RNA sequence: GCCAGGAUAGCUCAGUGGUAGAGCAGCUCACUCGUAAUGAGCAGGUCGAGAGUUCGAAUCUCUCUUCUGGCU
Repeated sequence: GCCAGGAUAGCUCAGUGGUAGAGCAGCUCACUCGUAAUGAGCAGGUCGAGAGUUCGAAUCUCUCUUCUGGCU
């Protein structure tokens, strides 16, 4: 230099055009003599950045940033 893939909650990841989700972690409550475990609930997100297409974009297109792998 070229090619491919990734970036979404504190962490690991789903979500391929129409309400942003799960597990773990966190907080509250229940249960217990107490703790753990278990159960119920709550909170937590400018979906990497900018533009474009669309009635509507995390999702499609372009550019950029960054990470991983491959080729030279």
A computed fold for a 72-nucleotide RNA from a Spirochaetaceae bacterium, annotated as transfer RNA. The source organism's lineage runs through Bacteria, Pseudomonadati, Spirochaetota, Spirochaetales and Spirochaetaceae. It matches the Rfam family "tRNA". Rfam links the family to the GO term triplet codon-amino acid adaptor activity. The sequence is in RNAcentral, with records from ENA. The prediction has a mean pLDDT of 84.